[in-house]
RNA sequence: GCGGGCGUAGUUCAUCGGUAGAACGUGACCUUCCCAAGGUCGAGAGGCGGGUUCGAUUCCCGUCGCCCGCU
Numbered sequence: 001g002c003g004g005g006c007g008u009a010g011u012u013c014a015u016c017g018g019u020a021g022a023a024c025g026u027g028a029c030c031u032u033c034c035c036a037a038g039g040u041c042g043a044g045a046g047g048c049g050g051g052u053u054c055g056a057u058u059c060c061c062g063u064c065g066c067c068c069g070c071u
Base pairs, nucleotide, nucleotide: 001070002069003068004067005066006065007064010024011023012022013021018054026042027041028040029039030038047063048062049061050060051059
């Protein structure tokens, strides 16, 4: 330099055009003499910039980062 893959919650992963879910973690409360464990409720996310569309995490272009291969 070229090609490909992947960027979603604090972490690990779903969702592949129509309200973005789960597990663990975390906050409050309940339970307990205390702790642990358990239960209920809650907060929290689409790398960035454009385009297409009534509507984009999803499709297209660019860009940034990481990984793999080629040279």
The RNA shown here (transfer RNA) has 71 nucleotides and comes from Brevibacterium sp. The coordinates come from a structure-prediction model, not an experiment, and the mean pLDDT is 81. Its Rfam family is "tRNA". Lineage of the source: Bacteria > Actinomycetota > Micrococcales > Brevibacteriaceae > Brevibacterium. The sequence was found in a public genome assembly.